[in-house]
Context: one part of a larger RNA
């Protein structure tokens, strides 16, 4: 390489757009480049194969055959890909209507509770634990009531509910903006599907410069436990968390550990959105399209289990895997301000 693979054994790329390439819808026509049929041409020799001959044999060696090609030209064939050209709507997309919804961006506003800060009442404890201590309190805490201040967070509703490509989104108004569902006619007329590089997005943590800062809360102090306690449980506490502005980082058990398109394949039950049909009309029931959960036949699976939201049955494209260790490692490149990231070996050794 060819092959088998890819929920859990190695192995789906975090996600997404989208170049190159790959595949690619119905009918008709033409070309014949791929294809098929036939015929020439050429593939030297020597070797190799195959039968035969010559040294006594054999190795050597003569002569002959038969093989060797994604080879090239000619005729010729049009079923299949290609190409041209012309049609067409079943895919794809666009309009019109119509619905849902934590999609997203910005820009206001609202209460509950923490914490502080001043005044009132009021006095002696509060706090915290398994028990305790440290803290905080006669300079008047705590608890109560008023009034301030300010900062994240949005309790019920809220749901195996929604949205969204993922990361991920949750108080309320307004503004801007993306996707999706359904209907039923109208248009385009194949415009599609994938997608190596490439761009963009990307949780939490961390980074540069300024701002902000209530509550928690790595490091760190401190008190306890302990044989010790660089923990676990307490008091305190500083990056940080949070938001503005400009950016970087690019990672994750980034998980459904299952790429993405289309197509067929038994049932049953829940729920979300739209629509149709019964009805006067709604609820409710029947049905159809999209989601999105749970059993479950066939099949698949080593099994677990998967099971129209496949892990069944097939086609197309693209990523990855090839024994453990060494090693998500060196080395070298590319990228980062650093961290560190992304590409990625060998020796060894089982």
């Nucleotide at each position: 390489c060819u092959g088998g693979g890819c929920g859990u054994a190695a192995a789906g790329g975090g996600c997404g757009u989208g170049u190159a390439g790959g595949c690619g819808g119905a009918c008709g026509u033409g070309u014949a480049a791929g294809u098929c049929g036939g015929g020439g041409g050429u593939g030297a020799a020597a070797g190799g194969c195959c039968a035969g001959g010559g040294c006594u044999c054999a190795a050597c060696c003569c002569g002959g055959g038969a093989c060797g090609g994604u080879c090239u030209c000619c005729c010729g064939a049009a079923a299949c890909u290609g190409c041209g050209c012309g049609u067409c709507u079943a895919g794809a997309g666009a309009a019109a209507g119509u619905c849902a919804g934590a999609g997203g961006c910005a820009g206001g506003u609202g209460g509950a509770a923490u914490u502080c800060c001043u005044g009132g009442u009021g006095u002696a404890g509060a706090g915290g634990u398994g028990a305790a201590a440290u803290u905080c309190g006669u300079a008047g805490a705590g608890a109560u009531c008023a009034g301030g201040a300010g900062g994240a967070a949005c309790a019920c509703c809220g749901g195996c509910g929604g949205c969204g490509a993922a990361g991920g989104c949750g108080g309320c108004c307004u503004g801007c903006u993306g996707g999706g569902g359904c209907u039923u006619u109208u248009c385009u007329g194949a415009c599609g599907c994938u997608g190596a590089g490439g761009c963009g997005c990307g949780a939490a943590a961390g980074c540069g410069u300024g701002g902000g800062g209530a509550g928690c809360a790595a490091a760190c102090a401190g008190g306890a436990u302990u044989a010790g306690a660089u923990a676990c449980c307490c008091u305190g506490g500083u990056a940080g968390u949070c938001c503005c502005a400009c950016g970087c980082u690019g990672u994750a058990a980034a998980c459904g550990a299952u790429g993405a398109g289309c197509a067929c394949u038994a049932g049953a039950u829940g729920u979300g959105c739209g629509c149709g049909g019964u009805a006067u009309g709604a609820c409710c029931c029947c049905g159809c399209g999209u989601g999105u959960g749970u059993c479950g036949c066939a099949g698949c699976u080593a099994a677990c289990g998967c099971g129209a939201u496949a892990a069944g049955u097939g086609c197309u494209c693209c990523g990855c895997c090839u024994g453990g260790g060494g090693a998500c490692u060196a080395c070298g490149g590319u990228c980062g301000c650093a961290a560190g990231a992304c590409u990625a070996a060998a020796a060894c050794u089982c």
This is a predicted structure of a 350-nucleotide part of an RNA (small-subunit ribosomal RNA, central domain) from an uncultured bacterium.
The coordinates come from a structure-prediction model, not an experiment, and the mean pLDDT is 84.